[in-house]
Context: one part of a larger RNA
RNA sequence: CCCGCGGCAAGACGGAAAGACCCCAUGAACCUUUACUGCAGCUUUGCAUUGGACUUUGAACCGGUUUGUGUAGGAUAGGUGGGAGACUGUGAAACCGGGACGCUAGUCUCGGUGGAGUCGUCCUUGAAAUACCACCCUGAUUUGUUUGAGGUUCUAACCUAGGCCAGUGAAUCCUGGCCGGGGACCGUGCAUGGUAGGCAGUUUGACUGGGGCGGUCUCCUCCCAAAAGGUAACGGAGGAGUACGAAGGUACGCUUAGGGCGGUCGGACAUCGCCCAUAAAGUGCAAUGGCAAAAGCGUGCUUGACUGCGAGACCCACAAGUCGAGCAGGUGCGAAAGCAGGUCAUAGUGAUCCGGUGGUUCUGUAUGGAAGGGCCAUCGCUCAACGGAUAAAAGGUACUCUGGGGAUAACAGGCUGAUACCGCCCAAGAGUUCAUAUCGACGGCGGUGUUUGGCACCUCGAUGUCGGCUCAUCUCAUCCUGGGGCUGUAGCCGGUCCCAAGGGUAUGGCUGUUCGCCAUUUAAAGAGGUACGUGAGCUGGGUUUAAAACGUCGUGAGACAGUUUGGUCCCUAUCUGCCGUGGG
Numbered sequence: 001c002c003c004g005c006g007g008c009a010a011g012a013c014g015g016a017a018a019g020a021c022c023c024c025a026u027g028a029a030c031c032u033u034u035a036c037u038g039c040a041g042c043u044u045u046g047c048a049u050u051g052g053a054c055u056u057u058g059a060a061c062c063g064g065u066u067u068g069u070g071u072a073g074g075a076u077a078g079g080u081g082g083g084a085g086a087c088u089g090u091g092a093a094a095c096c097g098g099g100a101c102g103c104u105a106g107u108c109u110c111g112g113u114g115g116a117g118u119c120g121u122c123c124u125u126g127a128a129a130u131a132c133c134a135c136c137c138u139g140a141u142u143u144g145u146u147u148g149a150g151g152u153u154c155u156a157a158c159c160u161a162g163g164c165c166a167g168u169g170a171a172u173c174c175u176g177g178c179c180g181g182g183g184a185c186c187g188u189g190c191a192u193g194g195u196a197g198g199c200a201g202u203u204u205g206a207c208u209g210g211g212g213c214g215g216u217c218u219c220c221u222c223c224c225a226a227a228a229g230g231u232a233a234c235g236g237a238g239g240a241g242u243a244c245g246a247a248g249g250u251a252c253g254c255u256u257a258g259g260g261c262g263g264u265c266g267g268a269c270a271u272c273g274c275c276c277a278u279a280a281a282g283u284g285c286a287a288u289g290g291c292a293a294a295a296g297c298g299u300g301c302u303u304g305a306c307u308g309c310g311a312g313a314c315c316c317a318c319a320a321g322u323c324g325a326g327c328a329g330g331u332g333c334g335a336a337a338g339c340a341g342g343u344c345a346u347a348g349u350g351a352u353c354c355g356g357u358g359g360u361u362c363u364g365u366a367u368g369g370a371a372g373g374g375c376c377a378u379c380g381c382u383c384a385a386c387g388g389a390u391a392a393a394a395g396g397u398a399c400u401c402u403g404g405g406g407a408u409a410a411c412a413g414g415c416u417g418a419u420a421c422c423g424c425c426c427a428a429g430a431g432u433u434c435a436u437a438u439c440g441a442c443g444g445c446g447g448u449g450u451u452u453g454g455c456a457c458c459u460c461g462a463u464g465u466c467g468g469c470u471c472a473u474c475u476c477a478u479c480c481u482g483g484g485g486c487u488g489u490a491g492c493c494g495g496u497c498c499c500a501a502g503g504g505u506a507u508g509g510c511u512g513u514u515c516g517c518c519a520u521u522u523a524a525a526g527a528g529g530u531a532c533g534u535g536a537g538c539u540g541g542g543u544u545u546a547a548a549a550c551g552u553c554g555u556g557a558g559a560c561a562g563u564u565u566g567g568u569c570c571c572u573a574u575c576u577g578c579c580g581u582g583g584g
């Protein structure tokens, strides 16, 4: 050097399983509910199946009888029209008795006695006689017709897990018959309102230094923004979701804030006078840019806060958005030139569909109309997740599943080193005196990669996660043992610093613990790295599935770095490596 054999499991990010954790998908499935929308089921009402009788009580209509005092007035005048006579021996006035109404004044009616009259036209009144006739209003009463509701009852529909008989030498089923019990109910059909996680289909946003929680989502102003324009972030600051018929148009006019001085009440500040003052004032509302021929502040007259257009530009993926001279019509102000198509400008907002309203010389399904539609004007959206998926929508999953992602979290590694640990510099001070034996404020500069983090770079077609056991190996910032300097080292003990990694560096109790506390030893009971060394070496107490319970939260399904009991740890070693051994 080559080839074996027996072993060990450190590595081959070993094998196995397109990661179950996490995130994503306009994925799925189950489960929940006061998510949305439905459907069974239950229920309400109407009609039908559905018939007879009696009774109670409504409504409408035809007919009869009646009913009606505001004041003035002989008095309880319903309205209007006709009308000079009407009623009476078919029994008037008056009297007696009964009833009804009633505003207690009377009106109407019945029976009896009675035996010839009673009332109107005249006076008061908006209206004149119920003297008489007709039509009607308001309320009452009554006969009849139609119809509704309630109750009782009948039997013939309908029902009958009551009895008997037959079909049928078995049958509790079925059918038929006879009794019995219910009974126009029940049941059923159609229509209709309610209720309805019992069941079904679905929805339950995105951004995001992982996701969730929080915050945000459209528009305006400034900075960032790198002197054109534009420019991101969960960068830094603020505002808007309107207001105003004058706060618009035009003609004419005026000049502010603040300060000084003077002046009754009067004051730091009210109104007045003089001076200084260029804008510090004001602008309906945030900021920026403007503004004195003022865009700021007034007065007069007014409606251009017009209709039809629009050359040409800005901005810009589109859709939108912005500016605009000029032309035509008619208008306001101004002597006129002129100015005026809202407001100093930049926020004050919402596409399309659908529908409403007004107009229209459009269309009009054989024709004439109409309906409907079009066009013009206008209205209805915190469609605010603001380029708006629907008219209409919340949650749980540890019972879970699929497709994906190291595009994205938890472990480990990497980068970084804020934090942490270790050191150095300066030296105020403490140390009786004395900064530096020892300690060292306020500050400054490093090192390490060991804590808590930040980033999200390999790994999600899998890199097994705390602690223990076993076996270790390295570093030195050294716990013991060794050598030294200084000392606020007398000695014995110490303190601090320098050198030094050869060897060594505990057993128990509690806890899953690492850690820690305690007990007792020891020369000492070191600190760290090694995928917080080591699960193809062991364990499986903890964490971190499915079961179950408590507390708390939740309407609930369920949830909880809250607790509690229970809970499958696979691999026969190919290569590298290591240990032992053999052959060439």
Stems, first nucleotide, its partner, number of pairs: 001584008010576003014571002022405004027401002029397004035202005041195003045191005051154011063142004068137001078136005085119003094113008158182003162179006205217003214234001218240006241386001242284001243343002248302007256280001258276005282291002285348001287346003306329004312323003318387001331340003354380007362373002412459001413457001414455003418452001420448006429439002466541001467539003471533001472530005479504003482499006506520005547565004551560003

Predicted 3D model of a 584-nucleotide part of an RNA (large-subunit ribosomal RNA, domain V) from Dechloromonas agitata is5.
Model confidence (mean pLDDT): 83 of 100.
NCBI's taxonomy places the organism under Bacteria, Pseudomonadati, Pseudomonadota, Azonexaceae, Dechloromonas agitata.